[in-house]
C1' cells in the first nucleotide's frame, strides 16, 4: 500500500478478500514453565457448609475446674465464703449502612467535568473550652404456672448496670425581646425562658456531658457534555409562579390552603425503542468508529411490589412489618425461607472452574490488651482461554541406500533426510541441599515450592491448515453436473493443479484451522475527505417567515479569537527513561501526556455588539422604447357542418385492395340564402413577452413587469430561504350552459392463424363558457438562486452614443436579451465554455448498489379518481453511464455478381432408374442432413466385398514382435469318415536348407518353418465436442494484417478513410502518416498466329499432324477530355485492352464433414465387441422428397442410301477377316505391348412411307424362348417373339446458361469375372437467342447511422396463466404483553384527630382500641401502543426444458417514452397534452471554410 468481480477496455457503483482484535466457542492435535483470566445465556430456582461479630476493663444470673477459707464429721465426705480460670444464654455498648456480588431498572443532575451551598448534616478520629453533684422506679436473664405438634407465647414472683427517669448547676447552646455596628450575610452587648452527664479500671488510664474548630465522609443546587426514531407535534392542573403554613439536617409544590394563568416545545417538548455512566479497551496515519469483561471511581438492585422502625449514617443482600408468587415443615390448628457473598447443585446454553488451604502477609470489625472473627484477602487446584518464554537435539555423513511417488523409462524427487560415527543434557528421571517473602519479639498457608549440586541417558516431547486466481505452494490415480467443494470469481457433464486419496510442496508452529463479533481497507455518510447535464441525486414555478451569510470609513466594547498565569483534569492505563524477576510477558520508580473545564491578567488585526458617517449594492424620480405579458367587453373575414331553395343525374365516399356507410324518397357536384359553434391561414422568424405553467385576428378599457438615457433622491434598506402561502399543461371531478368540427368508450366493415389493435365508416363522454375542485407530466436546458472574475468571432431582437452642415444608409463604440462556433480550463467520456458543466463565495434542496418500491402500513389532503410523506422481510452480484470493435436492421448512400431484367432450354405433372426419409424386418451394417446431405462415401453389394442377422466352429489366435519350452518316425501330410462349409478325426507316406571359422571342441552364427507357456495380438467398438491430416463453404469475394510514428486515460483509431478509377486495397491525387507482408495481378499449363528443329506411321514432303525450342500484345501509336491514373473511339494485327480456358483459394468463419481411407490420445471388449465358415440381408414397400433418363411427337418417327471427328484404352488384354445364328452370341485367331492392329461415330444430308391420331408417337409392364459371365444367376446384363400402361408440354413454386456458351448429337475411359445406351470423368460434331437497364428479389464489398445484440437477430426480451417453494400486506375475529384514565375495596405503615381502656417512677409521656387522609396488591369499566395466531385473500420474489402471444431493443416492422382517462386473456391498445432520451428524406434558418 492494495487485490478479485459487470465489460474486450475506461468510469460510476455495490459485493468479496488480504490486517489487527476478542471474557470467545467448535474441529484436529498437545512436552514444560511464568503471568493473567474464566456464566456474555435464565436479575431462573436452589440441597449442604461457611461468608459479622466482638467486649466480663458496662451488668446481674447459672454451670464447671483449681486454690484457699468457714462449719459439721473418727474418717470418707458434706457445706459456707473468697480468689483465679473457663463455659452458657441474657441486659448493655460498638459494629452490622463497611467489605463482597450483580447490572434488572434508569435517557436521569444517573454519570463525566467545572462550580455553588451565607440553604446543610456528620458516629468513631485530632485540637481546644467547660463540666462529670445528688436521687429514683423498673426490667430481661432466673423461678413458678399455663397454652402450643412446632415456631413461640401469656400470666405471677426476684434482680443489676455505662439500660431508663427526675432534681441541681449552665462554661455554653437553643428560643424570645431590646440596643449598637455592618453594603448584605451577620456580628457584639444586655435581659427573660428552656436545656447536660456514667461510670469502669489500678493502669501509661479508658470513658461520659455541653460547646467551638479541623480532617475525612455525605446531602442538596447549577453551567456544559451524554444513543435512535417526526410513519411520536403538540405536552402540562401541583401543572408554572406567588402568599401563608407544614415538613426536612437543609433549599424547594417536597406537602397543604388560597390567588394568578402560567410553564415546556422544530436549537425537537411529549411519546416509543435501546442502554448502567466514566477512567479506559480495540482499531485507525489521523480525524473518527465500535465497545464499557478483568482493574479503579460513581450510581442502582438484593424473590416481585409497598412501608416504615432503629441509628451519626439505611428506607438496610446474610434486620423488621404487610401483600403476591414459589419452595419446605406440620399433629391441618399453624409455621419457616430468600446464594445478583465463597464453594457447589439443577436448568438454560455453542460455552465458563474446587462443596480446597490459611488468616503467615495486606486490610477490616470489636476489645485497654491478650485475642477472637473475616469465602475481603493471600495461596493452591482445574481449563492452551489469552500473552510471554523454553524444548522436541548439535556436528559430520553419498557410489545419493531401502521403501514411497512420478517418469519422456534415460531418470527425477523424498534427500544429508535416514542408517552410521562423534558430542551435548535445556527438558526428563533419581538422589542431596534448600530460601527470601518477617517490620521491634513470636508467627510461613504457599512448600520440601522456587533455586543450587550430583548421577543417568538422545534419551520423555509435532502438529495443523493450505497448494485454480486473489495468495506462498503441483503431480498421479479415482469420480464423471454424480459424489462433492466454495470467502468472491467459480470448479465437477471421461484426460479436474478447484471434488476424494496418495506423493511432493508452502504457511504457521504447542498450536493450527473454522465460526461469531468489532475496527480497518471503505474517500462506501466524505470535518480532515465525495457528489447531483447523461451514472443515484436540483423541489414544476414564485413569494416570503425563522435561520444562515452580508458593501465602504471611523469611534467604542472585548462576546468569539489569540497570548500569559493559577487551579483542576484520582490512581491504574498510554509514551519516554530506568530498575527487579536468567530474558520476555509481568511488576516497581521518575518524567511526560491526559489535546478538557474554570478563574484571572492582557492583546484588538478579523468576526460579533453599540454609536456616527458614506455611495458603488438595493430601491425611488424624470425622459424615451419594444412586446402573442395578464383580465374584461365588443367586432371581423375565410373554412367545416347543418337547414331551405335552384340547376343536375347515377353514382358518391373510402382503401394497399376492399367493404360497412350515403344515394332514384335525387346524393356527390354546383349556385343562392340562413343558422350555429370552435379556431384565427398569410405576416411567422432557433423572433418577442412572461417566474413557471404558458401567451398569436382586430378595437377599447383596466393592470403588472422589463430595457435604455440622466446620475436628481433615500442611504446597506441586501442575498438565500426550512416550515407557511400563492400560481400551476393535459386528462379527470361537481353544478349550470353550449355542442360546428374532432373524438376515449361503444357499434359496424376490413386485415389476420387470431386482431379485444394498426386501416375504414359511424359515434358518446370530453374538447368550448361560467363558477368550484384536483395539483400531477420527459412540469426538461433532465443543468436551484445570487454575486464577482476569466481570449475572441459571428448572427439576430430592443435601446443609446460617435463621425458627417441637417438627415437616411454604411462604418464604429456601448447596454440588455436570444442563438451558433471556439481558446484556456473542466469532464469518465460525450461534451460545456462570459447564457459555464471554468475560477471562487453565500444560502437552500437532494443522493449513497439493483430489485422488492413513484409499494405496504400509519398520518395529512381530496367529492372521487387519487396525491404528498414513505419502510421492512426477502432476493441478486451485479444494475448503470459514456465511448470502442464487430454483428445485425422489414436504416441510408455507393458498387459488384446469370442476382433481377431480356432470352434459350428445363425441373415441378407421366413411366422408369438411382439416392434419401419413413415404415417393415432376425438383419434391412454405418456415415452424410438448409444453401454447403439426398446418381453423396460407393471409380461399380449374387459369394467375396460386408462392417449387419441366424446358425456352426477356433482361443497366443486369420496377422506382428520378443522371451521361453519342445521337436526323428518329429514337423508335415495323401486316401478315407462326419459335416452346409469352416473344422474335427484319421494317419499311408515322411524332411534338413545356406554360410563361416579354427586355439580347444564338434559345433557356432544366421535364415525359414512347427510347437508349449508368457508378454501380447486383434477390434469398421465409443468419443470428429480430445486430435493430426485432408476436404467443403462464404469465395477467385477483395480483402486481412504488421513495424515505426501520431492521436486517445483506455478499448482502440490513423495508415486501410476522402476525390477519381479499376475485374481487383488495380492505379493516381490528396492527407499524421511513412513503409512493409499475406492476398489481387504476373510468373506455370493449355488453346489460338508465326518462325526454327526433329520425327514414326504409308513411298514422298511444302502444307497438315506429332513433340520440342522460341517470337508475338505493351494502352506501344493516333484522337479528344481539367493534372494524373484512366476511359471512349480508331489504325495496324491471327489475336486489343486480364485474348479464351485451367491450375492456383489471403486472415479467418461454421466445436461444418470425416476415429468407417489413413494416423492417433483416452475409454471399453479379451473362450469375445476378436477370428473362420455356410446361408440370409444391405435389392423389403401403403407412402414422401431429391437427382436423372425416356417421352408426349411432323424442326418428328420408320425404312433405305451415303459423308465427316476427337480424347482415350488394350497381353489373364483388344481382337480383324471368314463362317453359323433373326439376334444376343458362338466358332475362329490375322494383327497389335500400339501415330502401324482392334476401329464401326451419331445428329447432319438424300430418297421414301406415316399426316395430327393415344397414332407406324411413347415405350412401361407382363408372358414365353434364348445368350454371356461366373464355383454359383429365383434376385446380374443382353437378345428374339408377343404384350403395348401412363403420358397430348405439366398448379403453386423453382434450376441452369452471356459464345464456340446454351441447346442438341454421338464417342471414350475409370471401377470391373459379369453388371452404368440413364451415374461420374473426359472427347469431339452441329450450333443459337438476349442483356433497355439496376426500381425490385438473393448474395457479397465499402462508407455511414441506430442498437438493451457480442454464443452477435436462429440475438435479446415482456406480461398473463399453470406448478413448487419463500418472505410479506389485508382479514371476520381471537390471544397476550406494556402503558394509562376513571371508579370500587384497602393490608402494613407514617401523619392527624381524640379517649371507653392499660400503665410503677415522671409527664403535655408510652401502649392499646377507634376514626380520618394517603396508599401496594386486588376488582370493574374504558383507552392507546406493540406482538402472536387466523378461514380466506392481494400483490411480490425465486425456480429445469411448461402454456399463450410478441409489448420493448433496428424506423423492432403502428417511433419510443411521461402524465392522465377509458377499454382489453396477457404483454398492451386508444383519446388528450407533453418530451427527444426517434431513424430516414426534404425544406428553412444558423455556423465554419
Nucleotide at each position: 500500500a492494495g487485490a478479485g468481480u459487470u465489460u474486450g477496455a475506461u468510469c460510476u457503483g455495490g459485493c468479496u478478500c488480504a490486517g489487527g482484535a476478542u471474557a470467545a466457542a467448535c474441529g484436529u492435535u498437545u512436552g514444560c514453565g511464568g503471568c493473567g483470566u474464566g456464566c456474555c445465556u435464565g436479575a431462573u430456582g436452589c440441597a449442604u457448609g461457611c461468608a459479622a461479630g466482638u467486649c466480663g476493663a458496662a451488668c446481674g444470673c447459672c454451670c464447671c475446674a483449681a486454690u484457699u477459707u468457714u462449719u459439721c464429721g473418727c474418717a470418707a465426705g458434706a457445706u459456707u465464703g473468697a480468689u483465679u480460670g473457663g463455659g452458657g444464654a441474657g441486659u448493655g455498648g460498638c459494629g452490622a449502612a463497611c467489605g463482597g456480588c450483580u447490572g434488572a431498572g434508569u435517557a436521569a443532575c444517573a454519570c463525566g467535568u467545572a462550580a455553588g451551598u451565607a440553604a446543610c448534616c456528620u458516629g468513631u478520629c485530632c485540637c481546644u473550652a467547660a463540666g462529670u453533684g445528688g436521687g429514683g422506679g423498673a426490667u430481661a436473664a432466673c423461678u413458678u404456672g399455663c397454652c402450643g405438634a412446632a415456631a413461640g407465647g401469656c400470666a405471677g414472683g426476684c434482680u443489676a448496670a455505662u439500660a431508663c427517669c427526675g432534681c441541681a448547676u449552665g462554661u455554653g447552646c437553643u428560643g424570645g425581646u431590646a440596643a449598637g455596628c455592618g453594603a448584605c450575610a451577620g456580628c457584639u452587648u444586655a435581659u427573660c425562658a428552656g436545656u447536660a452527664a456514667a461510670g469502669c479500671u489500678u493502669u501509661u488510664g479508658c470513658g461520659c456531658u455541653u460547646g467551638a474548630g479541623g480532617a475525612g465522609g455525605g446531602g442538596c443546587u447549577u453551567g456544559c457534555g451524554u444513543c435512535u426514531g417526526a410513519u411520536u407535534a403538540g405536552c402540562u392542573a401541583g401543572u408554572u409562579g406567588g402568599u401563608a403554613g407544614g415538613g426536612u439536617a437543609a433549599u424547594g409544590g417536597c406537602c397543604u390552603a388560597c390567588c394568578a394563568a402560567g410553564g415546556c416545545g422544530a436549537u425537537g417538548a411529549u411519546c416509543a425503542g435501546u442502554a448502567g455512566c466514566u477512567g479506559g479497551u480495540c482499531u485507525g496515519a489521523g480525524a473518527g468508529g465500535a465497545c464499557g469483561a478483568c482493574c479503579a471511581g460513581c450510581c442502582a438492585g438484593a424473590c416481585g411490589g409497598g412501608g416504615a422502625c432503629u441509628g451519626a449514617g439505611a428506607u438496610a443482600c446474610g434486620g423488621c412489618c404487610c401483600u403476591g408468587a414459589c419452595u419446605c415443615c406440620u399433629a391441618c390448628g399453624g409455621g419457616a425461607g430468600g446464594c445478583a457473598g465463597c464453594a457447589g447443585c439443577a436448568a438454560g446454553g455453542a460455552a465458563u472452574u474446587u462443596u480446597g488451604c490459611g488468616c503467615a502477609a495486606u486490610g477490616g470489625g470489636c476489645g485497654a490488651a491478650a485475642g477472637c472473627c473475616u469465602g475481603a484477602c493471600g495461596c493452591a487446584g482445574c481449563g492452551a482461554c489469552g500473552c510471554c518464554g523454553c524444548g522436541u537435539g548439535g556436528g559430520g555423513g553419498a557410489u545419493g541406500a531401502c521403501g514411497g511417488c512420478c517418469u519422456u523409462c534415460g531418470g527425477g524427487u523424498u534427500g544429508u533426510a535416514a542408517a552410521c560415527c562423534c558430542c551435548u543434557u535445556u527438558u526428563c528421571u533419581a538422589g542431596a541441599g534448600g530460601a527470601a517473602g518477617a517490620a521491634a519479639u513470636c508467627u510461613g498457608a504457599c512448600g520440601g515450592u522456587a533455586c543450587u549440586c550430583u548421577a543417568g541417558g538422545a534419551a520423555u516431547a509435532a502438529g495443523u491448515c493450505u497448494u485454480g486466481g486473489c495468495u506462498a505452494a503441483c503431480u498421479a490415480c479415482g469420480u464423471g453436473c454424480c459424489a462433492g467443494c466454495a470467502g468472491c470469481c467459480g470448479c465437477g457433464g471421461u484426460a479436474a493443479u478447484a471434488c476424494g486419496u496418495a506423493g511432493a510442496a508452502g504457511g504457521c508452529g504447542a498450536a493450527c484451522g473454522u465460526u461469531a463479533u468489532c475496527c480497518g481497507g471503505a474517500u462506501u455518510u466524505a470535518c480532515u475527505g465525495g457528489g447531483c447535464g447523461u451514472a443515484a441525486a436540483g423541489c414544476g414555478g414564485g413569494u416570503g417567515u425563522a435561520g444562515a451569510c452580508g458593501g465602504u470609513u471611523u469611534u467604542u466594547u472585548a462576546a468569539g479569537u489569540c497570548a500569559g498565569u493559577u487551579g483542576u483534569g484520582a490512581a491504574a492505563u498510554c509514551u519516554c527513561c530506568u530498575a527487579a524477576c536468567u530474558c520476555a510477558a509481568u511488576u516497581g520508580g521518575g518524567a511526560g501526556a491526559c489535546u478538557g473545564c474554570a478563574a484571572u491578567u492582557g492583546a484588538u488585526a478579523c468576526u460579533g455588539g453599540a454609536g456616527a458617517a458614506c455611495u458603488u449594492g438595493a430601491g425611488g424620480g424624470c425622459a424615451u422604447c419594444a412586446g402573442a405579458a395578464g383580465a374584461a367587453a365588443g367586432c371581423a373575414g375565410a373554412a367545416u357542418u347543418c337547414a331551405c331553395g335552384g340547376u343536375g343525374u347515377a353514382g358518391c365516399g373510402g382503401u394497399g385492395a376492399a367493404a360497412u356507410g350515403c344515394g332514384u324518397a335525387g346524393a356527390u357536384a354546383u349556385c343562392g340564402u340562413g343558422a350555429g359553434g370552435a379556431a384565427u391561414a398569410c405576416c411567422a422568424g432557433u423572433g418577442g413577452c412572461g417566474c413557471a405553467a404558458g401567451c398569436g385576428g382586430c378595437u377599447u378599457u383596466c393592470u403588472a413587469g422589463g430595457a435604455u438615457g440622466c446620475u436628481c433622491c433615500u442611504g446597506a434598506c441586501g442575498u438565500u430561504g426550512a416550515g407557511g402561502c400563492c400560481c400551476g399543461a393535459a386528462a379527470g371531478u361537481g353544478u349550470g350552459g353550449g355542442g360546428a368540427g374532432c373524438g376515449a368508450a361503444a357499434c359496424g366493415g376490413a386485415u389476420u392463424a387470431g386482431a379485444u389493435a394498426c386501416c375504414c365508416g359511424u359515434g358518446u363522454a370530453g374538447u368550448c363558457c361560467a363558477c368550484a375542485c384536483c395539483c400531477u407530466a420527459a412540469a426538461c436546458g433532465u443543468u436551484g438562486a445570487a454575486u464577482a472574475c476569466u481570449a475572441g468571432g459571428u448572427a439576430u431582437a430592443g435601446g443609446g452614443g460617435g463621425u458627417a452642415u441637417c438627415g437616411a444608409c454604411c462604418c464604429u463604440c456601448u447596454c440588455u436579451g436570444u442563438g451558433c462556433c471556439g481558446a484556456a480550463g473542466c469532464u469518465a467520456a460525450c461534451g460545456c465554455u462570459u447564457u459555464a458543466a471554468g475560477u471562487a463565495u453565500u444560502c437552500c434542496g437532494c443522493c449513497u448498489g439493483g430489485g422488492g418500491a413513484c409499494u405496504a402500513c400509519g398520518g395529512c389532503c381530496a367529492c372521487a379518481a387519487g396525491g404528498c410523506u414513505a419502510a421492512a422481510a426477502c432476493u441478486c452480484a451485479a444494475a448503470g453511464g459514456a465511448a470502442u470493435u464487430g454483428a445485425c436492421g422489414g436504416g441510408g448512400g455507393c458498387c459488384c455478381g446469370c442476382a433481377c431484367a431480356a432470352g434459350c432450354a428445363g425441373c415441378g405433372g407421366a413411366g422408369c432408374g438411382u439416392g434419401u426419409g419413413g415404415u417393415u424386418u432376425a438383419a434391412u451394417u454405418c456415415g452424410a442432413u438448409g444453401c454447403a446431405a439426398c446418381g453423396c462415401g460407393a471409380a461399380g453389394a449374387a459369394c467375396c466385398u460386408u462392417a449387419c442377422c441366424a446358425g456352426g466352429g477356433u482361443u497366443u489366435g486369420a496377422c506382428a514382435u520378443g522371451c521361453u519350452u519342445a521337436a526323428a518316425g518329429u514337423a508335415g501330410a495323401a486316401a478315407c469318415u462326419c459335416g452346409a462349409a469352416a473344422g474335427a478325426g484319421g494317419g499311408a507316406c515322411g524332411a534338413u536348407c545356406u554360410g563361416u571359422a579354427u586355439c580347444c571342441a564338434a559345433u557356432c552364427a544366421g535364415g525359414a518353418a512347427u510347437u508349449u507357456g508368457c508378454a501380447c495380438a486383434g477390434g469398421u467398438g465409443c468419443u470428429g465436442c480430445a486430435u493430426g491430416g485432408c476436404u467443403g463453404u462464404c469465395g477467385u469475394c477483395a480483402g486481412c494484417u504488421c513495424g515505426u510514428g501520431c492521436c486517445g486515460u483506455g478499448a482502440g483509431g490513423u495508415g486501410u478513410u476522402a476525390g477519381g478509377u479499376u475485374a481487383a486495397g488495380u492505379c493516381c491525387u490528396g492527407c499524421a502518416a511513412c513503409g512493409a507482408g499475406c492476398g489481387c495481378a504476373a510468373c506455370c499449363c493449355u488453346c489460338g498466329u508465326c518462325g526454327c528443329u526433329a520425327g514414326u506411321u504409308a513411298a514422298u514432303u511444302u502444307c497438315u499432324c506429332u513433340a520440342g525450342c522460341g517470337a508475338u500484345a505493351c494502352u506501344g501509336c493516333c484522337c479528344g477530355u481539367a493534372u494524373a491514373a484512366c476511359g471512349u473511339g480508331g489504325a495496324g494485327g491471327a489475336a486489343g485492352g486480364u485474348g479464351g480456358g485451367g491450375a492456383u483459394g489471403a486472415c479467418g468463419u461454421c466445436a461444418a464433414g470425416u476415429c468407417a481411407g489413413c494416423a492417433u490420445g483416452g475409454c471399453c471388449c479379451u473362450u469375445a465387441c476378436a477370428u473362420c465358415c455356410u446361408g440370409g440381408g444391405c435389392u423389403a414397400c401403403a407412402c414422401a422428397c431429391a437427382c436423372g433418363c425416356u417421352a408426349c411427337a411432323a424442326u418428328g418417327g420408320g425404312u433405305g442410301a451415303u459423308a465427316c471427328a476427337a480424347c482415350a484404352g488394350g497381353u489373364a488384354g483388344c481382337a480383324a477377316a471368314a463362317g453359323a445364328g433373326c439376334g444376343a452370341u458362338c466358332u475362329g485367331g490375322a494383327g497389335c505391348c500400339a501415330a502401324u492392329c482392334c476401329a464401326a461415330a451419331a445428329a447432319a444430308u438424300c430418297a421414301u412411307c406415316c399426316u395430327c391420331a393415344g397414332u407406324u408417337c411413347g415405350g412401361a409392364u407382363u408372358g414365353c424362348a434364348g445368350g454371356c459371365u461366373g464355383c454359383a444367376a429365383c434376385u446380374g446384363c443382353c437378345u428374339g417373339c408377343a404384350u403395348g400402361a401412363a403420358g397430348u408440354u405439366g398448379g403453386a413454386a423453382u434450376c441452369g446458361c452471356u459464345a464456340g456458351u446454351a441447346a442438341u448429337c454421338g464417342u471414350a475411359g475409370a471401377u470391373c469375372a459379369g453388371c452404368a445406351u440413364u451415374g461420374c470423368u473426359a472427347c469431339g460434331g452441329u450450333g443459337a437467342a438476349u442483356a433497355c437497364g439496376u426500381u425490385c428479389c438473393c448474395g457479397g464489398g465499402u462508407c455511414u447511422u441506430g442498437u438493451a445484440c457480442u454464443c452477435a437477430c436462429c440475438g435479446c426480451c415482456c406480461g398473463u396463466c399453470a406448478c413448487a417453494c419463500c418472505a410479506u400486506g389485508g382479514g371476520a375475529g381471537u390471544u397476550g404483553a406494556u402503558u394509562u384514565c376513571g371508579c370500587c375495596u384497602u393490608a402494613a405503615g407514617u401523619c392527624a384527630a381524640a379517649a371507653u381502656g392499660c400503665u410503677a417512677a415522671a409527664a403535655u409521656a408510652g401502649c392499646u382500641a377507634u376514626u380520618g387522609c394517603c396508599c401496594a396488591c386486588g376488582g370493574c369499566g374504558g383507552a392507546a401502543u406493540c406482538a402472536g395466531c387466523g378461514a380466506c385473500u392481494g400483490g411480490g420474489g425465486u425456480g429445469a426444458a411448461g402454456u399463450c402471444g410478441u409489448a420493448a431493443c433496428a424506423a423492432g416492422g403502428u417511433a419510443a417514452c411521461c402524465g392522465u382517462a377509458g377499454g382489453a386473456g396477457a404483454a398492451c391498445c386508444u383519446g388528450c397534452g407533453g418530451c427527444u432520451g426517434g431513424a430516414u428524406c426534404a425544406c428553412c434558418u444558423c455556423c465554419u471554410u

A computed fold for a 1489-nucleotide RNA from an uncultured bacterium, annotated as small-subunit ribosomal RNA. Rfam family: Bacterial small subunit ribosomal RNA. Model confidence (mean pLDDT): 81 of 100. The RNAcentral record of the sequence draws on ENA, Greengenes and SILVA.